[in-house]
Molecule: transfer RNA
Organism: Candidatus Moraniibacteriota bacterium
RNA sequence: GGUCGCUUAGCUCAGUUGGUUAGAGCACUGCAUUCACAUUGCAGGGGUCGGUGGUUCGAGUCCACCAGCGACCA
Numbered sequence: 001g002g003u004c005g006c007u008u009a010g011c012u013c014a015g016u017u018g019g020u021u022a023g024a025g026c027a028c029u030g031c032a033u034u035c036a037c038a039u040u041g042c043a044g045g046g047g048u049c050g051g052u053g054g055u056u057c058g059a060g061u062c063c064a065c066c067a068g069c070g071a072c073c074a
Base pairs, nucleotide, nucleotide: 001073002072003071004070005069006068007067010026011025012024013023019057028044029043030042031041032040050066051065052064053063054062
């Protein structure tokens, strides 16, 4: 330098053919349980879906560019 893939909560990840409220597990906070801790149960907080534009009535999802990470080729 070329090709391809990935980027969604603190972490690991889902998200169907573009459409009704953006989710799960772990973690975190509170309460209950315990002498206490852990476990368990219940409740709760936390996201402008990497960035900027575009297409569309409507974008996490489609398109372009940029950035970061990874694999392969040279």